Model confidence (mean pLDDT): 75 of 100. This is a predicted structure of a 347-nucleotide RNA (Bacterial RNase P class A) from a Lysobacterales bacterium. Its Rfam family is "Bacterial RNase P class A". On this family, see Frank and Pace, Annu Rev Biochem 1998: "Ribonuclease P: unity and diversity in a tRNA processing ribozyme". It is annotated as a ribozyme. Of the family's consensus pairs, 94% are formed in the model.
RNA sequence: GGAGCCGGCCAGGCAAUCGCGGCACAGUUUACUGGGUCGAGGAAAGUCCGGGCUUCGCAGGGCAGAGUGCCAGGUAACGCCUGGGGGGCGUGAGCCUACGGAAAGUGCAGCAGAAAAUAUACCGCCGGCUCGAAGGAGCAGGUAAGGGUGAAAUGGUGCGGUAAGAGCGCACCGCGCAGGUGGUAACACUCUGUGGCAAGGUAAACCCCACUCGAAGCAAGACCAAAUAGGAAGGCUGAAUCGCGGCCCGCGAUGCCUUCGGGUAGGUCGCUUGAGACCCCUGGCGACAGGAGGUCCAGAUGAAUGAUUGCCCACGACAGAACCCGGCUUAUCGGCCGGCUCCACUC
Numbered sequence: 001g002g003a004g005c006c007g008g009c010c011a012g013g014c015a016a017u018c019g020c021g022g023c024a025c026a027g028u029u030u031a032c033u034g035g036g037u038c039g040a041g042g043a044a045a046g047u048c049c050g051g052g053c054u055u056c057g058c059a060g061g062g063c064a065g066a067g068u069g070c071c072a073g074g075u076a077a078c079g080c081c082u083g084g085g086g087g088g089c090g091u092g093a094g095c096c097u098a099c100g101g102a103a104a105g106u107g108c109a110g111c112a113g114a115a116a117a118u119a120u121a122c123c124g125c126c127g128g129c130u131c132g133a134a135g136g137a138g139c140a141g142g143u144a145a146g147g148g149u150g151a152a153a154u155g156g157u158g159c160g161g162u163a164a165g166a167g168c169g170c171a172c173c174g175c176g177c178a179g180g181u182g183g184u185a186a187c188a189c190u191c192u193g194u195g196g197c198a199a200g201g202u203a204a205a206c207c208c209c210a211c212u213c214g215a216a217g218c219a220a221g222a223c224c225a226a227a228u229a230g231g232a233a234g235g236c237u238g239a240a241u242c243g244c245g246g247c248c249c250g251c252g253a254u255g256c257c258u259u260c261g262g263g264u265a266g267g268u269c270g271c272u273u274g275a276g277a278c279c280c281c282u283g284g285c286g287a288c289a290g291g292a293g294g295u296c297c298a299g300a301u302g303a304a305u306g307a308u309u310g311c312c313c314a315c316g317a318c319a320g321a322a323c324c325c326g327g328c329u330u331a332u333c334g335g336c337c338g339g340c341u342c343c344a345c346u347c
């Protein structure tokens, strides 16, 4: 100098004017005015996980269903995060990884190929028999070393062995099992012994195993509460109308009043002080935890956070709260800081 990897941070700036929402204050009065103060994000997004909160359900256990799936830790919890192990990629810094079980059972595998799961032989190789003068051809066998197909073909290399071959035998490598050692564990080992080596792949296919999970969501839900209609209880009427065939008594309905309860409109709460953010100290490799300090940082409900102007620059991306919080994922102009790697050159 170039090319990269990882982590953290910012998200045009300043000023003026007008306007909008919340809060408290004052004036005035029940709705305005005045000055003051606060007023979107790193993702407020997707609503994919987890939790708080609320209502309903629930003795306990099981089935079904859904999810998770190497180990240890963190956390309120998680499918998240941290550290570690195995595997894969990269020269490297680093990155990716649902990574339990395929001798419990079932299923699946296009094309090619003899054969795709428990067998098989297309070319080839080998000896035997028959025919032929011979090259060779045929028949019944042996074989899987070599060729060929495929993503994948029944361990690899070499030596011996053999008619030719073959873990058929041996050595080394690989693999399985048992032990030992190290590690909390996953797992590792230039450790020891043992088995010629069998049972290929696929479980984000059914399934098996282990663990976790009650449902719905702030339009959750709680409270106050008109008008109208209807309900319940009590009372009123020598008044009226109707019914019990007529009349009298009586009873009932209609009526009026009071009270009560449910509940609509409307209103209040839930609502933002919280697993909060900042800064410092301590413990831990880290995620994180403990402690001290000062601090308050939107809370609307037709729903505010905007507009205009001036100056400057590197000319400004993705996008906007609606109960809250922890994550993940996706979108994003440009820029800053720190650590690290590789290549080339110079000293």
Base pairs, nucleotide, nucleotide: 001343002342003341004340005339006338007337008336009335010334012312013311014310015309016308017307018306020039021038022037023036025034026033027032041318045329046328048327049326050325051324052323053217054216055215056214065213066212067211068210069209070084071083072082073081074080085099086097087096088095089094100208101207105206106205107202108201122147123146124143125142126141128139129138130137131136155173156172157171158170159169160168174197175195176194177193178192179191180189181188182187221269222268223267224266231260232259233258234257235256236255240254241253242252243251244250276295278293280291281290282289283288313316